This is a predicted structure of a 508-nucleotide part of an RNA (small-subunit ribosomal RNA, 5' domain) from a metagenome.
The prediction has a mean pLDDT of 83.
The RNAcentral record of the full RNA draws on SILVA.

[in-house]
Context: one part of a larger RNA
RNA sequence: GGACGAACGCUUGCGGCGUGCCUAAGAAAUGCAAGUCGAGCGAGGUUAGAGAGCUUGCUCUCAAAGCCUAGCGGCGAACGGUCGCGUAACACGUAAGCAACCUGCCCCAAAGAGGGGGAUAGCCCACCGAAAGGUGGAUUAAUACCGCAUGUGAACACUUUUACGCAUGUUUAAGUGUUUAAAACAGCAAUGUGCUUUGGGAUGGGCUUGCGGCCUAUCAGCUAGUUGGUGAGGUAACGGCUCACCAAGGCGACGACGGGUAGCUGGUCUGAGAGGAUGGUCAGCCGGACUGGGACUGAGAUACGGCCCAGACUCCUACGGGGGGCAGCAAUUAGGAAUCUUGCACAAUGGGCGAAAGCCUGAUGCAGCGACGCCGCGUGAAGGAUGACAGCCUUCGGGUUGUAAACUUCUUUUAUCAGGGAAGAACACAAUGACGGUACCUGAUGAAUAAGCCCCGGCUAACUACGUGCCAGCAGCCGCGGUAAUACGUAGGGGGCGAGCGUUGUCC
Repeated sequence: GGACGAACGCUUGCGGCGUGCCUAAGAAAUGCAAGUCGAGCGAGGUUAGAGAGCUUGCUCUCAAAGCCUAGCGGCGAACGGUCGCGUAACACGUAAGCAACCUGCCCCAAAGAGGGGGAUAGCCCACCGAAAGGUGGAUUAAUACCGCAUGUGAACACUUUUACGCAUGUUUAAGUGUUUAAAACAGCAAUGUGCUUUGGGAUGGGCUUGCGGCCUAUCAGCUAGUUGGUGAGGUAACGGCUCACCAAGGCGACGACGGGUAGCUGGUCUGAGAGGAUGGUCAGCCGGACUGGGACUGAGAUACGGCCCAGACUCCUACGGGGGGCAGCAAUUAGGAAUCUUGCACAAUGGGCGAAAGCCUGAUGCAGCGACGCCGCGUGAAGGAUGACAGCCUUCGGGUUGUAAACUUCUUUUAUCAGGGAAGAACACAAUGACGGUACCUGAUGAAUAAGCCCCGGCUAACUACGUGCCAGCAGCCGCGGUAAUACGUAGGGGGCGAGCGUUGUCC
């Protein structure tokens, strides 16, 4: 000198774009953050309407169609959002490999969907419980569940066979045997959307490997599933991944093992570069969800707002027993030098569900707060000397603040008020804007609404007076202050930067 997620002191007019718990991964009021589908299913409610009773405005019965939905069922809830605890590791980056693998929804292609069955929630009845919730009985549906049939196919075993390769091997065709599918809904219909099996694609993942990136030797030896083999189990898949047996290996001064610290990267800061430091916001990957462990469901989780167990903490209780998990968005409390609103909207972009209308979406879009940062604008312009008054200094002559002010003329960025007023909207048309009557435009008024902070001994741009008297104080270094202090305090003057200016901290 530059930089910052900064803090502190003084000061503060406006706008745009960014950015904001670096500390306690402490605790946890309140509200919201993941639902949706009635075009899968039975059922219930509601009402237009019709009928009956009549007490004339009520009751009962039926009820097309619409609307609503507790339950069964489907898809989603594994995304999105948040944090950086752990992790020195194939975690990350980069380059490869998988002849050792999986992939819901989506796209392309081929073939198919015949005929049956038994339940169960809901509703109803009875019962237990303070509650959370639960038990029994009866009954009912499905795109829920289960057999049977069919088998284009697929899987497995065997026999031939083709073409290859990268060692194990991969692959084409044919045959035999065994096993293995399905669901309907909407529509008058045409048809559409779904369903089953298979092949391919796309996307997303899983695994393996080379190389690369911290400190420490005041850590020198480490290792028994350890290293390898055979066989088996397990997995989507290779593999000591697991197990039985066998062998005695494997790693290490090219730093094993141990200890400390740490998410990694694209990047960011600095520097002429080499390098050094760093990893906040944004993007990619990884890891976590009160602490520890476990699996279930599923295409996908070992699952933040799912389940089970244990623990700590906390809440309710009728003392028998139950409930909870903000490192989601706001908000609270604690800690701290320190970090925001319990806001608006789904209008846009994107996501989930749905045939659609649409619903949900604290993702997101916006607004609010903070000079926290960067950028831009303004606080007026021109003229104006008897160089006014006043302040300060003075050798008392004067000098200086100083064209500065007053005053004259002008302008209106900004401000206030009034009028107009967007784009962002895309979906056949129509309708649809949170932001927002915002941005922007026009007019009126009037210099009107708007300047501070630090410094002035040298380094280092900028000097005098008074006060103080090694006191009070200053100070980044050298050093100032003990009676003429350009170094302390105040004033005048001056210098620097300017809605900021200084100080502190950290990095280069």